[in-house]
Molecule: c-di-GMP-I riboswitch aptamer
Organism: Candidatus Competibacteraceae bacterium
RNA sequence: GCUUGAAAAGGGCAAACCGCUUCGAAAGGGCGGGACGCAAAACCACUGGCCUAACUCCCGGACACCGGGGCAGGGUCGCAGGGUUGCCAAG
Numbered sequence: 001g002c003u004u005g006a007a008a009a010g011g012g013c014a015a016a017c018c019g020c021u022u023c024g025a026a027a028g029g030g031c032g033g034g035a036c037g038c039a040a041a042a043c044c045a046c047u048g049g050c051c052u053a054a055c056u057c058c059c060g061g062a063c064a065c066c067g068g069g070g071c072a073g074g075g076u077c078g079c080a081g082g083g084u085u086g087c088c089a090a091g
Stems, first nucleotide, its partner, number of pairs: 002091004012038002017033005023028001036078001042084003046081003049076003057069005
């Protein structure tokens, strides 16, 4: 350096759910509890997927507004691929 994660050591992270949140339009995020799991469940939304649809756009109306539709530039890296970095052990 490459491949692998059966066993071992020291550890790490934390799904659902619950509480809080003057972060957000929402999806979601953050903090505390919790533990289903995780060898990259560390980091990056680059590609596809998925979630959301405030603004913007389109249509209609009785047009400072209301109704309907579409859209990511918002989000998810614990959906997959890709990129970057990395602990221990075995070969």